[in-house]
A computed fold for an 87-nucleotide RNA from Geobacter sp., annotated as c-di-GMP-I riboswitch aptamer. The sequence was found by an Rfam model in a public genome assembly. The model forms 95% of the base pairs in the Rfam consensus.
RNA sequence: UCCAGAUAAAGCCUGAUCCUUCGCGAGAAGGGGGCGUAGAACUGCGGAUCUUCAGCGCUUGGGUGCAAAGAUGGCCGAGCUGCCGAA
Numbered sequence: 001u002c003c004a005g006a007u008a009a010a011g012c013c014u015g016a017u018c019c020u021u022c023g024c025g026a027g028a029a030g031g032g033g034g035c036g037u038a039g040a041a042c043u044g045c046g047g048a049u050c051u052u053c054a055g056c057g058c059u060u061g062g063g064u065g066c067a068a069a070g071a072u073g074g075c076c077g078a079g080c081u082g083c084c085g086a087a
Base pairs, nucleotide, nucleotide: 005084013036017032018031019030020029021028022027035074042079043078045077046076047075048072049071050070051069052068055066056065057064058063
C1' cells in the first nucleotide's frame, strides 16, 4: 500500500412515540426521546414499497385503472467519497 472488516474504538446518524409547523397525502423540518447503527455519510441511478389535490377512462355511488407527479437513503442494490485499525 492492497484485500478483508473485529463482540475494538475516536465518531456519524437518530427507530417507535410525543409537541409545534408545513403538505391533499405518503411524509418533511425543528425540539424532546432511544430502538438501533462501523458508511444509518452523499447521489432517488435500478428495483421495492407507499401517496396523490388536479388530468383521462370505467362506475348509480362507493370505488377502480392509466398517465403524470411525488415520498422512503434507518427497505435492497448501484455509484461516489471518508474514518479507524486487530486477526
Rfam family: c-di-GMP-I riboswitch aptamer. Rfam describes the family as follows. GEMM was predicted in a large-scale screen for bacterial structured RNA regulatory elements.